[in-house]
Predicted 3D model of an 87-nucleotide RNA (c-di-GMP-I riboswitch aptamer) from an Anaerolineales bacterium. Of the family's consensus pairs, 95% are formed in the model. The prediction has a mean pLDDT of 84.

């Protein structure tokens, strides 16, 4: 240094609920709060999943169906970067 990751040490992030806000929605931002996380750091590159403003079809009475350019990294993989120092 690399791989690996502990009843180590210093720390870090922050689920759900609730409050306020943005958005058509999914969801996101901030506060609170900790379910958990050795990358629960960053990237939407591949897949999975979610939503359907708009577009198309149908219907004309119900508000239906398809579709991502939207979302999601705390779904899986991939790329980049990172603290510590046992076996």
């Nucleotide at each position: 240094g690399u791989c690996a990751g502990a009843u180590a040490a210093a720390g870090g992030c922050a689920a759900a609920c609730c409050c306020g806000g943005u958005g058509a929605a999914a969801a996101c931002c901030g506060g609170u709060g900790a379910c958990g996380c050795a990358a629960a750091g960053u990237c939407a590159u591949g897949g999975a999943u979610c939503u359907a403003c708009g577009a198309c079809c149908a219907a004309u009475g119900c508000c239906g169906g398809u579709u991502a350019u939207g979302a999601c990294c705390g779904c899986c993989a991939g790329a980049c970067u990172g603290c510590c120092a046992a076996a």